This is a predicted structure of a 1447-nucleotide RNA (small-subunit ribosomal RNA) from a metagenome. The coordinates come from a structure-prediction model, not an experiment, and the mean pLDDT is 84. It matches the Rfam family "Bacterial small subunit ribosomal RNA". Its family is annotated with structural constituent of ribosome and ribosome in the Gene Ontology. The literature on the family includes a 2001 paper in Science by Yusupov et al., "Crystal structure of the ribosome at 5.5 A resolution".
RNA sequence: AGAGUUUGAUUCUGGCUCAGGACGAACGCUGGCGGCACGCUUAACACAUGCAAGUCGAACGAAGCCUUCGGGCUUAGUGGCGCACGGGUGAGUAACGCGUGGGAACCUACCCAUAAGUACGGGACAACAGUUGGAAACGACUGCUAAUACCGUAUGUGCCCUUCGGGGGAAAGAUUUAUCGCUUAUGGAUGGGCCCGCGUUAGAUUAGCUAGUUGGUGGGGUAAAGGCCUACCAAGGCUACGAUCUAUAUCUGGUUUGAGAGGAUGAUCAGACACACUGGGACUGAGACACGGCCCAGACUCCUACGGGAGGCAGCAGUGGGGAAUCUUGGACAAUGGGGGCAACCCUGAUCCAGCGAUGCCGCGUGGGUGAUGAAGGCCUUCGGGUUGUAAACCCCUUUUAUCUGUGAAGAUGAUGACGGUAACAGAUGAAUAAGCACCGGCUAACUCCGUGCCAGCAGCCGCGGUAAUACGGAGGGUGCUAGCGUUGUUCGGAUUUACUGGGCGUAAAGGGCGCGUAGGCGGCUAAUCAAGUUGGGUGUGAAAGCCCGGGGCUCAACCUCGGAACUGCACUCAAAACUGGUUAGCUUGAGGACGAGAGAGGAAAGUGGAAUAUCCAGUGUAGAGGUGAAAUUCGUAGAUAUUGGAUGGAACACCGGUGGCGAAAGCGGCUUUCUGGCUCGUAUCUGACGCUGAGGCGCGAAAGCGUGGGGAGCAAACAGGAUUAGAUACCCUGGUAGUCCACGCCCUAAACGAUGUGUGCUAGAUGUCGGGGGACUUGUCCCUUGGUGUCGGAGCUAACGUGUUAAGCACACCGCCUGGGGAGUACGGUCGCAAGAUUAAAACUCAAAGAAAUUGACGGGGGCCCGCACAAGCGGUGGAGCAUGUGGUUUAAUUCGACGCAGCGCGCAGAACCUUACCAGCCCUUGACAUGCUAGUUGCGGUUCCGGGAGACCGGUUCCUUCCUUCGGGAGACUAGUACAGGUGCUGCAUGGCUGUCGUCAGCUCGUGUCGUGAGAUGUUGGGUUAAGUCCCGCAACGAGCGCAACCCUUGCCUUUAGUUGCCAUCAGGUUGGGCUGGGCACUCUAAAGGGACUGCCGGUGACAAGCCGGAGGAAGGUGGGGAUGACGUCAAGUCCUCAUGGCCCUUACGGGCUGGGCUACACACGUGCUACAAUGGCGAUGACAGUGAGCAGCUAGCGGGCGACCGUCGGCUAAUCUCUAAAAAUCGUCUCAGUUCGGAUUGCAGGCUGCAACUCGCCUGCAUGAAGUUGGAAUCGCUAGUAAUCGUGGAUCAGCAUGCCACGGUGAAUACGUUCCCGGGCCUUGUACACACCGCCCGUCACACCAUGGGAGUUGGUUUUACCCGAAGCCGGUGGGCUAACCUAGCAAUAGGAGGCAGCCGUCCACGGUAAGGUCAGCGACUGGGGUGAAGUCGUAACAAGGUA
Repeated sequence: AGAGUUUGAUUCUGGCUCAGGACGAACGCUGGCGGCACGCUUAACACAUGCAAGUCGAACGAAGCCUUCGGGCUUAGUGGCGCACGGGUGAGUAACGCGUGGGAACCUACCCAUAAGUACGGGACAACAGUUGGAAACGACUGCUAAUACCGUAUGUGCCCUUCGGGGGAAAGAUUUAUCGCUUAUGGAUGGGCCCGCGUUAGAUUAGCUAGUUGGUGGGGUAAAGGCCUACCAAGGCUACGAUCUAUAUCUGGUUUGAGAGGAUGAUCAGACACACUGGGACUGAGACACGGCCCAGACUCCUACGGGAGGCAGCAGUGGGGAAUCUUGGACAAUGGGGGCAACCCUGAUCCAGCGAUGCCGCGUGGGUGAUGAAGGCCUUCGGGUUGUAAACCCCUUUUAUCUGUGAAGAUGAUGACGGUAACAGAUGAAUAAGCACCGGCUAACUCCGUGCCAGCAGCCGCGGUAAUACGGAGGGUGCUAGCGUUGUUCGGAUUUACUGGGCGUAAAGGGCGCGUAGGCGGCUAAUCAAGUUGGGUGUGAAAGCCCGGGGCUCAACCUCGGAACUGCACUCAAAACUGGUUAGCUUGAGGACGAGAGAGGAAAGUGGAAUAUCCAGUGUAGAGGUGAAAUUCGUAGAUAUUGGAUGGAACACCGGUGGCGAAAGCGGCUUUCUGGCUCGUAUCUGACGCUGAGGCGCGAAAGCGUGGGGAGCAAACAGGAUUAGAUACCCUGGUAGUCCACGCCCUAAACGAUGUGUGCUAGAUGUCGGGGGACUUGUCCCUUGGUGUCGGAGCUAACGUGUUAAGCACACCGCCUGGGGAGUACGGUCGCAAGAUUAAAACUCAAAGAAAUUGACGGGGGCCCGCACAAGCGGUGGAGCAUGUGGUUUAAUUCGACGCAGCGCGCAGAACCUUACCAGCCCUUGACAUGCUAGUUGCGGUUCCGGGAGACCGGUUCCUUCCUUCGGGAGACUAGUACAGGUGCUGCAUGGCUGUCGUCAGCUCGUGUCGUGAGAUGUUGGGUUAAGUCCCGCAACGAGCGCAACCCUUGCCUUUAGUUGCCAUCAGGUUGGGCUGGGCACUCUAAAGGGACUGCCGGUGACAAGCCGGAGGAAGGUGGGGAUGACGUCAAGUCCUCAUGGCCCUUACGGGCUGGGCUACACACGUGCUACAAUGGCGAUGACAGUGAGCAGCUAGCGGGCGACCGUCGGCUAAUCUCUAAAAAUCGUCUCAGUUCGGAUUGCAGGCUGCAACUCGCCUGCAUGAAGUUGGAAUCGCUAGUAAUCGUGGAUCAGCAUGCCACGGUGAAUACGUUCCCGGGCCUUGUACACACCGCCCGUCACACCAUGGGAGUUGGUUUUACCCGAAGCCGGUGGGCUAACCUAGCAAUAGGAGGCAGCCGUCCACGGUAAGGUCAGCGACUGGGGUGAAGUCGUAACAAGGUA
């Protein structure tokens, strides 16, 4: 520090995801040791049991015990101090609760300092004793008694009150005689109470809240200020800088993350607050409204004799429950600290320790060295080997840890050690006791085999899995971390993805429809002053711990400890005065006014004009009109349309008219008048910052729509009809109502768009146009200036497109808005509206994208140019018939398999009776029909004759002939048995090679360097011409090159040369029976080799002086002469595993091998390709002219003979320019005369021939007989542009036999092409695109089904809250009087009486719980219902993307 993921690829926008860190964690697998930490995050749920606060006999009486008689010990009670600390928890609380910094009207036991004092009296109550109630808890009555308990008097330095005269008010003793106490007062220390500034979560779908409320006065109350309380008076107080309400939440130091700013968090430790079963209340006290105190109410639990009582673990352990989840009912007061005590000492679940838990952090170990035969085993393998791997073993060491033994601390200033016989140290034994977890497709380090076969499964994102999975599961190997490793959860980071640091808004999400303007924000120039902001210095504070830096201590580290720094903050104070701000005084450039001019569909009202449409009236006139792609509905003989004249009515304003004008926008268009807003220019006359923006607010706001009343010509939703269509609730047509128009009132939205907020300043130009002003002259032009409105364009900006003084540039000010797509601009709530609806505006759920711009393709019922038997022009066919052949289908035991649009279907098959043959039935074989190796044994392989069985394979027997080498051992060979293996036309052509088809013989496909672009890419290859051609020329940021094209090759057409047999015969000769038959010759033909020839070379025209094109000459041939071979980059997962080869899988007495028979030849049917025909351009008969390829020894076969013929017999030639096939056929002549025929030949019968082991299934041919359909073929469709089509025959491969097929050969030999509009295919350029599996694309909505979340919903259940009223426990306070009453006072000798005071009772105010009624709000459930989302292959259509077929 980044990475993955949208695309065919690219750039951008934008979300999702990952790598890092942290944790009080949990879960899975695993687990050796130690140190230091930490350990109910959930039910503030309920709690058994034990312990957690006592102590003092030096305050007191009493009882008991002991006694050395001195006294001592124990303690229930009175009394003192403590129990308000320590410990726990985080429910409540959005608050002066907390943090920070200040403040004044206060208290403070114990402690410290100072000053003074501690005198004299009195009456009780517990304990105790007696009586007595109760189950218990606990009491009741009578009597006795002490005190540091209680009360009075005195004194009182000082203290308090005061009307300044005065008044009030303390004490306690104990004793060991040295102390500890007590009282009053002042001060301190410590702790606490109160007040204030600032900071402190979210929601406006919470906008108004408040009656003790805000203030004052009097009074009360408190330790203390205060509506804290009360009476009266006033009517205030808070709030958009967010009151009130709702939800959530203890706060902080800190912790965690981050570069920081920030974000998240508030366990342990520390500070503060709050709480103690729930609610209320006070008492005591220095301090509480009190966790282990009291009273009351409530819920719950327990005891009970039913009368009544008891209790509160959010103390430490522990239990149940909840939960993913969190420990021992341990030891000790040794240390630190706390309470009491003079002290000894006692108490202390505070604390210190131990236990449990890998919960975290830190440290250590599980051994070290050597060791190659690279062991065995595993795994992989190309079978050679590789890897695990120096790893192991072997050998030599060591002992951290663990175990055992011994010694044995510090922690303790004098004593005292729970921890603990612990840490540590020493010794002994022995490699001994000690390794796992996750991952290995990319991100992301790490790869193979097997299994599985869209199954099982994985997955953080992208995505893997449908038979060769580095992605699932296992294994081997590897990578990472390591006593841990992974997963899950949460949080920060990456995320500049809320942007203060540090983002945006033309098209990606995002500028408000427009203006006016309030609050607010911001604001021109000069000077003076103040010092709020600002800047600098100082002081105080910012607890400790933590973080950071530097030391130190545990062997190191974690951890602990010391010092420093820091704590970015707040307050006070001193100073400065530039900037901002306040105040004062001025200025004119911003802004506004004045005066003078100007342009304009700016607005409102009233009036008025002509053209046109429509309707009505009248005339002329006759059969149609209208409408469309074509029609029809419609109108018209009752007179339409057309035409002429007139009348009525409504709406809109042609020409001018213009990227012209005006307006803030919406918007504004005949003409005239009235009223009225804004703008511009000129003069530089006035005011003197008066300005800009603008949350709320107010106003305007197209069309449609709504209300009331008018109006209604045309147009026209809805609706009706006619068409179109598969349908057509549409597009087209005929009608037609709201509406459109006017007045008034609503609505308030638009792609309200420049998809661009307003204002100001600055930053190159060029060129139009509208308005105003100035200048110059050559008087119709130019120049300058100002305000608008356009086009092009530089810099800059931008992802690009683009923008560019009218900015999307550079800046400033203010407002609005955005934060992935969908759900959704939807639901609920609020506001507005008559309604329609508008506005404000979510969530659950779901996806990994959605999107912008540009690129290359492909496509378009887009455009341009061009080509092709593509169409057109022609000729002949197919489609109809019969037959042949192939295919589908059906059938079958099997009808083997493959090929399926073009580019499958007379295709693989250049030839299925057996064989072929792969299929079926049956019968056989199992190292096999075939190959190689090994082991053992046997050994004449092979050929041949015959016999038996059998369908045959095969089995059994039999005759005869007969191997090679040899070192004589044997070997080669063969057979048998066994073992490795053979074998497979079994599967996968979607694992492959090779070969092939196709686009297409179309003209294309690319590269290097350079240049342009952020990039994909572009350029070149586009453009102008030209060509069959990316062929060539010219131009050009391109210059070159490659594969294709062309040429080189073969053949054919002309000529020459060479050569002359088997070919040829002109000349010469011979012979005759008819032939080059013979001699001879090579001239000619021909054969087959080498050359020549054609190149737009020549001429004319044209073109651009080019390439080329057109015409001509010559020439056998002319512009590629004709034909062939030759097939670029690639496409179709095209075809072939059944030609061959081959990976993987499968079979192995069978999916291999052999044999016989059958099948591939079936047959209601459908299709393709052909043959033969339908006839006279013909049939039949006769005549007997002319080819060229080829083929031939298991062959072609002459001649002769036989047969009607197929053919047979016989003899001869030829291994071929020699012989043979071989005869060409159409042609010519005659006849037939338009018929189902003298056409046509299917079918069938009989008789034959040939091949072959064998023609039944199932061959071909011949003869005789038979004589079917068919009279030129619907829709549709195929071939062909010249020696071509058509037509005629011939040959060959395969082959024993079997072509109408295939491949070749020649004979005869046409017609037509105006042309490129259309169909099909293709090429180039361009355009649009939401396509890229590329239009056979993409994609929308309803319906049906399943699931999910959600809105409404009669209601129902619960929480919370408000208001009114009722009830009113305990308690404080107040009141009260036939109750009771020790101290003090008065009277009295006393008894006693009275008073003060107290206690009890009663009354009242306040008030918790509870109740009644009415509201608000939140949540749960809810028949039914609404839409939404998701879901490989459902239904209906085809709305969008191309002009998407109606933009």